[in-house]
A computed fold for an 87-nucleotide RNA, annotated as c-di-GMP-I riboswitch aptamer. Rfam family: c-di-GMP-I riboswitch aptamer. The literature on the family includes a 2007 paper in Nucleic Acids Res by Weinberg et al., "Identification of 22 candidate structured RNAs in bacteria using the CMfinder comparative genomics pipeline". Model confidence (mean pLDDT): 80 of 100. The sequence was found by an Rfam model in a public genome assembly.

RNA sequence: AUGAAUAUUAGGCAAACCCGUUGAAAAGCGGGGACGCAAAGUUAAGUGUCUAACCGAAUAAAUUCGAAUGAUUGACUGACUGCAAGU
Numbered sequence: 001a002u003g004a005a006u007a008u009u010a011g012g013c014a015a016a017c018c019c020g021u022u023g024a025a026a027a028g029c030g031g032g033g034a035c036g037c038a039a040a041g042u043u044a045a046g047u048g049u050c051u052a053a054c055c056g057a058a059u060a061a062a063u064u065c066g067a068a069u070g071a072u073u074g075a076c077u078g079a080c081u082g083c084a085a086g087u
Stems, first nucleotide, its partner, number of pairs: 001087002012037002017032006035074001041080003045077003048072003055066004
């Protein structure tokens, strides 16, 4: 310097699901658990996706519709950082 295109491997992360907990929800956090991950490390900046408490509209009401200021980086892109063996 290279280092998941392929094979082997130290260490790492941890989907679904279950329990507890926070939240209006989406979802987050802790424990168990492994489907996977070579950036499944950080960042919500762009696009997308999920939710709709507050707010707005309709309605006699139930309710319905709109809407992110909520969430997601394990949806993609961008930005920043990092990587054992081996070669």